[in-house]
Molecule: c-di-GMP-I riboswitch aptamer
Organism: Nitrosospira sp.
RNA sequence: CAAGGACAAAGCCAUACCCGUUGCGAAACGGGGACGGAAAGCUGCGGGUCUCCCUGCAAGUGGAGGCAGUCGGGCUGCUCCA
Numbered sequence: 001c002a003a004g005g006a007c008a009a010a011g012c013c014a015u016a017c018c019c020g021u022u023g024c025g026a027a028a029c030g031g032g033g034a035c036g037g038a039a040a041g042c043u044g045c046g047g048g049u050c051u052c053c054c055u056g057c058a059a060g061u062g063g064a065g066g067c068a069g070u071c072g073g074g075c076u077g078c079u080c081c082a
Base pairs, nucleotide, nucleotide: 004080005079012037013036017032018031019030020029021028022027035069041075042074043073045072046071047070048067049066050065051064052063053062055060
């Protein structure tokens, strides 16, 4: 220094589900709860995916939103055995 991630240490986050609130909705926030996570910290940049609206027989197209625990990218962080 951090490529790497231990039968290490100190900690951190919080799946499903339940309750309350907000929203047309995807979903978000708060509380409980832990399946798991070495970035499960932040970021809608690319792919993907979900919702709503218009058009339309349908499809396609267009617009507006959401998902960071969907895969990548960017930025940042604790520790240091081999």